[in-house]
């Protein structure tokens, strides 16, 4: 130099054939207890790595680029 994967909430990841984003854990309030810890209730947090095409409508399809990881020579 070529080739392939993956990048989604703070972490680990889901997400049918493009229909408008959730799970656990963690945090934040309560509740319970003499008190802590387990346990119960709620609740907050992401415009999807950046840009840019298609489309009525993109996390999903396509391009550049950036970062991690792997294969060849």
């Nucleotide at each position: 130099g070529c080739c392939c994967u993956c990048u989604u909430a703070g972490c680990u990841c889901a997400g049918u054939c493009g229909g408008u984003a959730g799970a656990g854990c963690a945090c934040c309030u309560c509740c319970a207890u003499g008190g802590u810890a387990a346990g119960g209730a709620g609740g907050g947090g992401g415009u999807a790595g950046a840009c840019g095409g298609u489309u009525c409508g993109a996390g999903u399809c396509c391009g550049u680029c950036a970062g991690a990881g792997g294969g060849c020579u």

Model confidence (mean pLDDT): 81 of 100. Transfer RNA from Conexibacter sp., 73 nucleotides, folded computationally. The RNAcentral record of the sequence draws on ENA. Its Rfam family is "tRNA". About the family: Transfer RNA (tRNA) molecules are approximately 80 nucleotides in length.